[in-house]
RNA sequence: UUGUUUCUGCUUCAACAGUGUUUGAACUGAGCUG
Repeated sequence: UUGUUUCUGCUUCAACAGUGUUUGAACUGAGCUG
């Protein structure tokens, strides 16, 4: 650096309807891979 993982975060944004044992996106790290 390519792809991948329903992994990771004193991170960022948005939505929900209430502020989270929520959801989505981005990014970082780690594993695997060429």
This is a predicted structure of a 34-nucleotide RNA (Iron response element I). Rfam family: Iron response element I. Rfam links the family to the GO term response to iron ion. A reference for the family is Hentze et al. (1987), "Identification of the iron-responsive element for the translational regulation of human ferritin mRNA", Science.